[in-house]
Parts: sequence; C1' cells; structure tokens
RNA sequence: GCCCGCGUAGCUCAACGGGAGAGCACCUGGUCCACACCCAGGGGGUCGGAGGUUCGACACCUUCCGCGGGCA
Repeated sequence: GCCCGCGUAGCUCAACGGGAGAGCACCUGGUCCACACCCAGGGGGUCGGAGGUUCGACACCUUCCGCGGGCA
C1' cells in the first nucleotide's frame, strides 16, 4: 500500500428498512437474625464520526477513525 471482518448499555452480544433490546453487572424494595440465592421493580445508549439514498436508516451507499486478520 491492497483486501476482508468488526465497532450498539459498564461487559458479552442481538435487532426481515418502521417499537433500540437480552443476559450479566449496577440501584431500590421484598424475603432472612444477617449475607448469598430467590422474587418484584428501576436507571443507564448522540447505535464509532461525517455525508448520501429513502416517506422512514443500527441496518443500504461513500468517506474518515479505531481494532483484528490476510497479501505484498
């Protein structure tokens, strides 16, 4: 330098172009003598950045950035 994959919650990851979610973690309450487990509820996201396509984008296109891999 070229090619491919990935980037979404604190972590690991989902999401036929139309509601942004799950598990764990965290917080509150219940249970218990107490803690854990368990039960009920709750908070937390400019979907890596910027443009474009579209009535509508996490998703499709372009470009940039970061990480990983391959080739040279």
A computed fold for a 72-nucleotide RNA from Micromonospora zamorensis, annotated as transfer RNA. RNAcentral holds the sequence, with entries from ENA. The same sequence occurs in records of 12 taxa. Rfam family: tRNA. From the family's description: Transfer RNA (tRNA) molecules are approximately 80 nucleotides in length.